Small-subunit ribosomal RNA, 5' domain from an uncultured bacterium, 530 nucleotides, folded computationally.

Context: one part of a larger RNA
């Protein structure tokens, strides 16, 4: 000097940040991933219109029916759920960083170019029954739809195999042309119907995101010196989107190591951050990139993408429910609870903005995010008054008893009102979207323009007015290092202390007081790093 700090004393305001470093311990409760009716069958509420029963003096009330209407719950289907958010356990490794390679690869949604969008079939959930179970749920019979599922047609520069042939590369190879023979597509929805818009399928290119490989780099330990059998290489086969002992059979006997293999310990890595003139040393909290993990261990399914935090299956530990037969769960998401600890916050508000998912859109969802709350935890800013005021008042302390000092400090006079308090006014953040007019080639849901509407924060910030010096100072130290000295008490006691060292009767070193020095809403102490 620094800190994600803690502790002691003290504490006025604001802005911006920041806050479980320990038990990757266990978790009550709520929320954190849905959305689409413009894919589908169905459900059909409120309201409105008409007919009608009953009541009624009327407005009307009540019941039923028809039409319209389209709310809402569940289901099939699509997309999303692999993002976003958390944590640092594991990992000394191509995990990360820098730089390359991929002629060994993939890439949903998005953009560009291009082709097609044809014929047909059978089911199934929902629903209606039945059965069974305490429940979670399950079984069975019957009906039905699709952009769900299946079969066929057609098809390229797609793809498999064979033959002929051109160009070319650092090797394996890459890329064309011709020909023969196999294989492979599709789905519709919408409308103020102008036939539009959004889709679907095959192919090519792009963008983005990833997979894999390699060179180099970054901990301690030799009181770890030898390690290795899928081990090192080859051939055949399997597997993958793809190379490869990745896996398997056979063959060979290799491979690594004092430039530290193997083992042990520790640890996520980086941009950065702290310190330092630098070299270097330390560190990896917040923010950003990346990796790994999601109660512990294992496994695959779906999918463009997972071996999947809020999916599935199995095993285990733990917790809960149970009718004892059987079931349910996973906060290292946001809050919150217990526990551990020196120690770390609210079971808050809002989707208004930014961003994300779905949707044509309206919109819905979003503990991402934006805000608010708590903590002097940090940094920064401001205030606790300003000017005048000596006879140097009173009190305190010291005294050589003359006085000195506290001290312009106070009182007193004049002035100001930041911040806080009271009252009034009151934002930007709003771009866009939506509703409703209007104009423009009405060529198009396209563009312009008028009015209205949409803000959690928030009646906040800011501004204005009002009252009154009024509400706002402490902490550490004073022997030397080291700025700052006297008195009393104590008497090697009580105590102090970072080092040297103080204290045994005149202690500037202990305790108290007066005075002083330093910093100041903080000041000290402890811990850690330079």
């Nucleotide at each position: 000097g620094a800190c994600g700090a803690a502790c002691g004393c003290u504490g006025g305001c604001g802005g911006c940040g920041u806050g479980c470093u320990u038990a990757a311990c266990a978790c009550a409760u709520g929320c954190a991933a849905g959305u689409c009716g413009a894919a589908c069958g169905g459900u059909g509420a409120a309201g409105c219109a008409c007919c009608u029963u009953c009541c009624u003096u009327u407005u009307g009330g009540u019941g039923g029916g028809u039409g319209u209407g389209g709310a809402u719950g569940a289901g099939u289907g699509g997309c999303g759920a692999a993002c976003g958010g958390g944590u640092g356990a594991g990992u000394a490794a191509c995990a990360c960083g820098c730089g390359a390679g991929u002629a060994a690869c993939c890439u949903g949604c998005c953009c560009c170019c291009u082709u097609c969008u044809u014929c047909u079939g059978g089911a199934u959930a929902a629903c209606c029954g039945c059965a069974u179970g305490a429940a979670a749920g399950u079984g069975u019979g019957g009906c039905u739809a699709a952009u769900a599922c299946g079969g066929g047609a057609u098809a390229u520069u797609c793809u498999g195999c064979g033959c002929c042939u051109g160009c070319u590369g650092c090797a394996u190879g890459g890329u064309g042309g011709g020909u023969g023979u196999g294989g492979g597509a599709a789905a519709g929805a919408u409308a103020u119907u102008g036939u539009u818009u959004c889709g679907g399928u095959g192919g090519g290119g792009g963008a983005u995101g990833g997979g894999c490989u390699c060179g180099c780099g970054g901990c301690c330990u030799a009181u770890c010196a030898g390690c290795u059998u899928g081990u090192u290489g080859g051939u055949g086969g399997g597997g993958u989107g793809a190379u490869g002992g990745c896996c398997u059979a056979c063959c060979a006997a290799g491979g690594c190591g004092g430039u530290g293999a193997c083992g042990g310990g520790u640890a996520g890595c980086c941009g950065g951050c702290c310190u330092g003139a630098g070299a270097g040393g330390g560190u990896g909290g917040a923010c950003g990139g990346u990796c790994a993990c999601a109660c512990u261990g294992g496994g695959a399914c779906u999918g463009a993408g997972a071996c999947a935090c809020g999916g599935c299956c199995c095993a285990g530990a733990c917790u809960c429910c149970u009718a004892c037969g059987g079931g349910a769960g996973g906060c290292a998401g946001c809050a919150g609870u217990g526990g551990g600890g020196a120690a770390u916050a609210u079971u808050g508000c809002a989707c208004a903005a930014u961003g994300g998912g779905c949707g044509c859109a309206a919109g819905c969802c979003u503990g991402a995010u934006g805000c608010a709350g708590c903590g002097a935890c940090g940094c920064c800013g401001c205030g606790u008054g300003a000017g005048g005021g000596a006879u140097g008042g009173a009190g305190g302390c010291c005294u050589u008893c003359g006085g000195g000092u506290u001290g312009u400090a106070a009182a007193c006079c004049u002035c100001u009102u930041u911040c806080g308090c009271c009252a009034g006014u009151g934002a930007a953040g709003c771009a866009g979207g939506c509703c409703u007019g209007u104009c423009c080639c009405u060529u198009g849901u396209g563009g312009g323009u008028g009015g209205g509407u949409u803000g959690a924060c928030g009646g906040u910030a800011g501004c204005u007015g009002g009252a009154u010096a009024a509400g706002a100072a402490g902490c550490g130290c004073c022997g030397g290092c080291u700025a700052a000295c006297u008195a009393c008490g104590u008497g090697c006691c009580a105590g102090c202390a970072g080092c040297c060292g103080c204290g045994g009767u005149a202690a500037u070193a202990c305790g108290u007081a007066g005075g002083g020095c330093g910093c100041g809403a903080g000041c000290g102490u402890u811990g850690u790093c330079c």
About this RNA: It matches the Rfam family "Bacterial small subunit ribosomal RNA". Rfam links the family to the GO terms structural constituent of ribosome and ribosome.